RNAcentral holds the sequence, with entries from ENA and SILVA.
Small-subunit ribosomal RNA from Candidatus Amesbacteria bacterium RIFCSPHIGHO2_01_FULL_47_34, 1500 nucleotides, folded computationally.
Its Rfam family is "Bacterial small subunit ribosomal RNA". Its family is annotated with structural constituent of ribosome and ribosome in the Gene Ontology.
NCBI's taxonomy places the organism under Bacteria, Bacteria candidate phyla, Candidatus Amesiibacteriota.
The prediction has a mean pLDDT of 82.
RNA sequence: UUGAGAGUUUGAUCCUGGCUCAGGAUGAACGCUAGCGGCGUGCCUUAAGCAUGCAAGUGGAACGGUCCGCCUUCCGCAAGGGAGGCGAGAUAGUCGCAGACGGGUGAGUAAUACAUAGGAAUCUACCCUUUGGUGGGGAACAACUUGGCGAAAGCCGGGCUAAUACCGCAUAAGAUCGCAAGAUGAAAGGGCGUAACUGCCCGCCGAAGGAGGAGCCUAUGGCCUAUCAGCUAGUUGGUGGGGUAAAGGCCUACCAAGGCGAUGACGGGUAGCUGGACUGAGAGGUCGGUCAGCCACAAUAGUACUGAGAUACGGACUAUACAUCUACGGAUGGCAGCAACUGGGAAUAUUGCGCAAUGGGCGAAAGCCUGACGCAGCGACGCCGCGUGGAGGAUGACGGCCUUCGGGUUGUAAACUCCUUUUGACAGGGAAGCCACGUGCAGUUUCAUGCACGUGGGGCGGUACCUGUAGAAUAAGCACCUGCUAACCACGUGCCAGCAGCCGCGGUAAUACGUGGGGUGCAAGCGUUAUCCGGAUUUACUGGGCGUAAAGAGUUCGUAGGCGUUUUCCUAAGUUUCGUUUGAAAUACCGAGGCUCAACUUCGGGACCGGACGAAAUACUAGGAGAAUUGAGUAAGCUAGGGGGUGCUGGAACUGAUGGUGUAGCAGUGAAAUGCGUUGAUAUCAUCAGGAACACCAAGGGCGAAGGCAGGCACCUGGGGCUAUACUGACGCUGAGGAACGAAAGCUAGGGGAGCGAAAGGGAUUAGAGACCCCUGUAGUCCUAGCCGUAAACCAUGCCCGCUUGAUCCUCGACCGGCUUGCCGGAUAAGGGUCGGAGCUAACGCGUGAAGCGGGCCGCCUGGGGAGUACGGCCGCAAGGCUAAAACUCAAAGGAAUUGACGGGAGAGUGCACAACCAGGGGAGCAUGUGGUUCAAUUCGAUACGAAGCGAAGGACCUUACCCAGAUUUGACAUGCAAUCGUACAUUCGUCCGGAAACGGAUGGAAAUCCGCAAGGAUGAUUGCACAGCUGCUGCAUGGCUGUCGUCAGCUCGUGCCGUGGGGUGUCGACUUAAGUGUCGAAACGAGCGCAACCCUUAUCGUAUGUUCGAUAGUCAUACGAAACUGCCUUGCCUAUAGCGGGGAGGAAGGAGGGGAUGACGUCAAGUCAGCAUGGCGCUUAUGUCUGGGGCCACACACAUCCUACAAUGGAUAGUAACAAUGGGUUGCGAAGCCGUAAGGCGGAGCUAAUCCCAUCAAACCUAUCCUCAGUUCAGAUUGAGGUCUGCAAUUCGACCUCAUGAAGAUGGACUUGGUAGUAAUCGCGGAUCAGCAGGCCGCGGUGAAUACGUUCUCACUCUUUGUACACACCGCCCAUCACGUCAGCAAAGUCGGCAGCACCUGAAAUUCUGAGUUUCUCGGGACAAGGGUGAGGUCGGCGAUGAGGACGAAGUUGUAACAAGGUAUCCCUAGCUGAAGCUGGGGAUGGAUCACCUCCUUU
Repeated sequence: UUGAGAGUUUGAUCCUGGCUCAGGAUGAACGCUAGCGGCGUGCCUUAAGCAUGCAAGUGGAACGGUCCGCCUUCCGCAAGGGAGGCGAGAUAGUCGCAGACGGGUGAGUAAUACAUAGGAAUCUACCCUUUGGUGGGGAACAACUUGGCGAAAGCCGGGCUAAUACCGCAUAAGAUCGCAAGAUGAAAGGGCGUAACUGCCCGCCGAAGGAGGAGCCUAUGGCCUAUCAGCUAGUUGGUGGGGUAAAGGCCUACCAAGGCGAUGACGGGUAGCUGGACUGAGAGGUCGGUCAGCCACAAUAGUACUGAGAUACGGACUAUACAUCUACGGAUGGCAGCAACUGGGAAUAUUGCGCAAUGGGCGAAAGCCUGACGCAGCGACGCCGCGUGGAGGAUGACGGCCUUCGGGUUGUAAACUCCUUUUGACAGGGAAGCCACGUGCAGUUUCAUGCACGUGGGGCGGUACCUGUAGAAUAAGCACCUGCUAACCACGUGCCAGCAGCCGCGGUAAUACGUGGGGUGCAAGCGUUAUCCGGAUUUACUGGGCGUAAAGAGUUCGUAGGCGUUUUCCUAAGUUUCGUUUGAAAUACCGAGGCUCAACUUCGGGACCGGACGAAAUACUAGGAGAAUUGAGUAAGCUAGGGGGUGCUGGAACUGAUGGUGUAGCAGUGAAAUGCGUUGAUAUCAUCAGGAACACCAAGGGCGAAGGCAGGCACCUGGGGCUAUACUGACGCUGAGGAACGAAAGCUAGGGGAGCGAAAGGGAUUAGAGACCCCUGUAGUCCUAGCCGUAAACCAUGCCCGCUUGAUCCUCGACCGGCUUGCCGGAUAAGGGUCGGAGCUAACGCGUGAAGCGGGCCGCCUGGGGAGUACGGCCGCAAGGCUAAAACUCAAAGGAAUUGACGGGAGAGUGCACAACCAGGGGAGCAUGUGGUUCAAUUCGAUACGAAGCGAAGGACCUUACCCAGAUUUGACAUGCAAUCGUACAUUCGUCCGGAAACGGAUGGAAAUCCGCAAGGAUGAUUGCACAGCUGCUGCAUGGCUGUCGUCAGCUCGUGCCGUGGGGUGUCGACUUAAGUGUCGAAACGAGCGCAACCCUUAUCGUAUGUUCGAUAGUCAUACGAAACUGCCUUGCCUAUAGCGGGGAGGAAGGAGGGGAUGACGUCAAGUCAGCAUGGCGCUUAUGUCUGGGGCCACACACAUCCUACAAUGGAUAGUAACAAUGGGUUGCGAAGCCGUAAGGCGGAGCUAAUCCCAUCAAACCUAUCCUCAGUUCAGAUUGAGGUCUGCAAUUCGACCUCAUGAAGAUGGACUUGGUAGUAAUCGCGGAUCAGCAGGCCGCGGUGAAUACGUUCUCACUCUUUGUACACACCGCCCAUCACGUCAGCAAAGUCGGCAGCACCUGAAAUUCUGAGUUUCUCGGGACAAGGGUGAGGUCGGCGAUGAGGACGAAGUUGUAACAAGGUAUCCCUAGCUGAAGCUGGGGAUGGAUCACCUCCUUU
């Protein structure tokens, strides 16, 4: 006997740091729900107001009277009356005791309180013990009676009377006073009993003691605030007096001037205190309701009286406020007692029963009183207990929900069978919990008291409890289900509605909203809200930090305080041990007992961690006394230094002035201009004047506490270091407050003013330029005197002391050794640097000058913003400084490091990227596509590179998706089921009618298969039902496919190693390559996807074969092979590796030979739902289907891609001889021959193709002639006329031919595209699509160049490094003004209120002093005094026109200040200026990139 964490900052990580959650608790409230019992508990808000009833009385055994009853007697006929007596009778009054307890509440109170421990100067009714006494008198006043006043409340007067009421006399002590003598000084009776006395009981008085109670004093302890720093005149003390039960400034007179305070006085705010309660591992934190102790209060305030006790809750007087009655003259009241009511509020109960018990008051007692108390009632407000059934039961029923349609789940759950009966219902029985009286016994002298019996009463209550009867009968909800956090699906909704404790969900597939099903948790409750503790080591005593995260004061001196070297003795304050006492009970803990258990409760024990007193010990700390020297200091001798102050003085430079020489520019910039200059500048020489700063030496070298300090000399002066001795003897360290110093800027006054230079002016730049750049230039910069007191005042690192491996450099001492006597070496002390070990650190880094290990003291921090701001105070001439919040708002803000991305950072490299060259585009006409516009429709998509001759390899109809019009509805198409037909019906075909057709209607003929005897069935058809259908939406729900970076060389993994981790290494470095290609090195070793190779094609050869070519050949075709690897030789470079370069042999080909296919991990929510597929949604007589016509072809314009040209390297005509390759062909290619100017027609051979055809295979080319530089014999658009072909159809809208027409255009602005070799350019040919239609696309061959110095620049990409506030990744992030809206706070003329005091005026009751009358009583005056009034201030708060700033808001406006060298490096202090961020000047910091140089270090 006892300690759990999680979410959230980031792309990811570690840390710092806040926010949030899971737990427990409550006098609770709210929402939904609810069967029972026990025990507790219940106005936290208005100490607000209260109708009504009750809550404190009692004693007749203290007293007189009255009433009542009874008895006796008298009068009386009676009624009735009188007298006397009796009584367990009643009673207003007198008197006694009690109303100071009990009960309530927490307003006030920060100390006249409380808790704990002590103390001396006190009182004490009732109670107990002891002792002594209780004698004898007197005068009144109530009641009663009578008179009067008043509405009432009540009051006044006359008369009578009793007492345990009152007053004397006597007596009296160990009482009081007094030195003594002496003096003062009390009482009350009643009852019982007796024939009467003695007697008994209850009282009364004095004294002493006790118990319990009360008063007073002291110490210690427990809240916040210094933006409260000084407070105090009865104040502090003394003496005399007074007063009190009692000490005392408690009060008073006089005297003195004290007292308290940084260990927090005084002031302000808040608060009853405690035992204890909750929480927590504990230490702590929070709270003080119920129960118990103490205090305070009783409408608010003051005051006394009575009394043992009160300054009195249910007593008195007075004032005030409120309320009630009133006859208006006056009276009355106090629920913070119990109930109840009103109000307030989120919210808190019955106008109950009883004194039976416990306790209290009175009484001799019976008894009376007791809203204390005992019980009951109401409330799930809390804790505890019980129940709502138990066992069996599968076709895993119905229903619900989901579904992959198979099923799954609800679920043994239900139904059903058997059983039980707590609880509830009914019926019967039925307590304990006590007392009184009587009798008897015991007991005692008698009492008290106990036991037994009998009688009577008792709230709860006919309750608890027990028994019986019937019967599963009467009884389950609430919250949650994204993560934290246990528990998941469907539908609805569509950034809406809503949720949310935090992170966050919701924009059409939401496990996060709402509902349903299912599940999880708890359960007569469950959730929410509020508050406290915990988690939070997030105020850190236990148990934190301060280089960069928040945090070391700018520096030093020094007061208080804290801490302090060695040794001896004494004391015993701290400390330790022992003993005594206290620490109430309850609570908590342990062990037992009682309610059926438990909660609850009873008993016992320990504990109560604390205080006080006494005794002992003396190690350490402390105090006192003595000694010591190592800490500290002093003296002496040396010593370095921009340490400080004052005075004198020097040269260079600069500017100005004067004079000379001299001529047209100077100055300035990226380029310019403003400016200066022919009145002579700049330049140059001479002389003079002036002010400021001090080159070289000079060095991260020196000095100083820091700021800071630099020409030279002199004087004055502070500190440091070293050396060997001498002296003092702890004299020390730190340091809250305090004091001094403190860059630059700035301020005041007076000087000075050369240069520089805020402000200002001008010129540029720019969209603008209040800036950067330039030309001027004032304050200022300088001196003297005085302020200011701040800086990135930084090593972002407080001061002092001790300890802990090293290397190396420098400065300044002093010592030793050696000698070449001015050098070397060694050891030592102080200081200044760098690198590094252990250790520390979140990491970066620090590392004997620590950020290591320890000690002492001080300062500072506690999320970001608001804010170093407001208000207040102090300082300042001002600027401003120091001190220093809150409301509100956010869930982050931040540090270090990592990976990327980016940079108007750096380095290296590559590429038709640039450069070089060739040909183009952009200008014209036309073609095609797109945008836009138009339209009934111009269907849709693509739309930076990476859309735009793209989907579309071919829109007249069709296509077709669009528009108009007309039709149709199980459908143009698929499958299934049911019914019917199945030779009169359907279907099909023909004809006719309507129609543009689709289609509708009519009619006729023909015609039907298979199986089966038949019935019937299959195929088929009709009708109906399921369903079909959709180029409708979502490419941001998807598959598949594709584009792009990019054919760029990258992208990763396993194991190991390094790092807390993210990650790194490998993948890096050097060299090299087209290449992450390879070689070497290296904590890496290997591997994978990419690269390369394998594949196709082409260039050479070989072999085989030879149809349709051809000749048995083959430069032909096909198939299979060979061949190339820097392999060989030489040479240069290189690490003599990989490789690169030059040359050579061989070869068809030489350094991947050319080309293609092949596209890593990934990026762009890239493209496509219209190619296809597909989830979801939408339409279903229509968004489906069919038909006719139209449109996709429009046309002011803009863009993209082609074609054709502009001509002579040409055009036209004619001619010559030639030379190709790839391909295609039966719905086809189509020969020869003939016709036509031609397109073409007729024709039909041949060919399913190395055979035939397209196809003479071609053109450019070449030769000859003409044209002769022109809008032409260039160019061909446009238009007219006539034709051909395809096709149902050529008008919108095809291609071609012939003739005629003959537009723009004369080489194209800015800008821009392609190409490095069989390439560009140029020339033609073929194919797909296709009825027809090619300037496009895909292929084929012919002719066939120029240029590349090279990588500075542009673009793109790769790698390394660096900075980063970016990570949606620079198309990033982000600052400020302005505009709009919301919110809180600040200031503000004023205004309204609260609080406490001060001054003055007034002043009730009461007490006291005093005077008068008449002792009691009354009246007058004074002191004190609540309250009221006036005034000047203080302090706190409310409202407040308006003003300034702040925070937050959707995508507003203006700029772009910061993050990269952020495009002028940034930031700090200060001053000026400007729409705004900001700019500029002065000084400072590095928390600046880059390059160069210097210094230093490390390694060899």